[in-house]
Molecule: Bacterial large signal recognition particle RNA
Organism: bacterium HR28
RNA sequence: CCGUGCUAGGCGGGGAGCUAGCGGUGCCCUGAACCCGCAAUCCGCUCUAGCGGGGCCGAAUUCCCUCCCGAGGUCCGGUCCUGUGGGACUGCCUGGGCCACGUGGCGUGGAUGGUUGGGUCCCACGCGGCGAGGAGCCGUGAACCUGGUCAGGGCCGGAAGGCAGCAGCCAUAAGCGGUUUCCCUCGGGCGACGUGGGAGUGCCUGGCCGGAGUCGGCGAGCCCAGUGCAAGCUGGAGGAGCGCGAUCGACGGAGGGUGCACGG
Numbered sequence: 001c002c003g004u005g006c007u008a009g010g011c012g013g014g015g016a017g018c019u020a021g022c023g024g025u026g027c028c029c030u031g032a033a034c035c036c037g038c039a040a041u042c043c044g045c046u047c048u049a050g051c052g053g054g055g056c057c058g059a060a061u062u063c064c065c066u067c068c069c070g071a072g073g074u075c076c077g078g079u080c081c082u083g084u085g086g087g088a089c090u091g092c093c094u095g096g097g098c099c100a101c102g103u104g105g106c107g108u109g110g111a112u113g114g115u116u117g118g119g120u121c122c123c124a125c126g127c128g129g130c131g132a133g134g135a136g137c138c139g140u141g142a143a144c145c146u147g148g149u150c151a152g153g154g155c156c157g158g159a160a161g162g163c164a165g166c167a168g169c170c171a172u173a174a175g176c177g178g179u180u181u182c183c184c185u186c187g188g189g190c191g192a193c194g195u196g197g198g199a200g201u202g203c204c205u206g207g208c209c210g211g212a213g214u215c216g217g218c219g220a221g222c223c224c225a226g227u228g229c230a231a232g233c234u235g236g237a238g239g240a241g242c243g244c245g246a247u248c249g250a251c252g253g254a255g256g257g258u259g260c261a262c263g264g
Base pairs, nucleotide, nucleotide: 001264002263003262004261005260006259009057010056011055012030013029014028015027020046021045022044023043024042034054035053036052037051038050063257064256065255066254067253068252072248073247074246075245076243077242079240080239081238082237084235085234086233089232090231091229092228093226094225095224096223097222098221101219102218103217104215105214106213113209114208115207116206117205118204119203120202121198122197123196124195125194126193127191128190130187131186132185133184134183136179137178138177139176140175146171147170148169149168154163155162156161
């Protein structure tokens, strides 16, 4: 170096998921790759490999290691869209306030302001009016228990005479009623009234000073509040595309490595 027979090993791999972890079934990618049985309400295993049975290849195009390329998956970040909630913040809306930028009103026929009066307001008194009461005046006012006069009648007395006294009449007490004016006292939801005092915040009004602003209707700006709206914002959900983002990584490519026995 060649041949024969073996052995290790191979006869697909990967991603996500599941799981304490791993492999497999199921899903997806790659792309073409022995057969049978089992597995998602899962199956098997406990350390590198699906488990059980059978078959083929076999030290290299096929096995192992490293590197490159990179289908695809997953994660992260940010952008946009859809749909569903929230109402903290911004915005919108509503209400209130501030300011005096714009506009508008007033203003040299004198604003704002200052000062000085009057009214409106309060208190006291007076005057008047009204009302109530009183006084005064008038009228009325007693079967007996008020007065006067007391017919008739009665009582006492021998008589002269005396006594009490009903009705009536007159008068009167309490009481009742009236009263234009006048007098006294008191009161008030009274007054085109008078006098004095007070308060002077606001409003109305007059005089004087002074000489250019002033008011805050509307808009702008700022602040505060709100049971409103939901564009921004924000919490979930779904989707699209982006990033010299991270990670795993099939297929493919390059380099390197790989045992035993016998014979020539």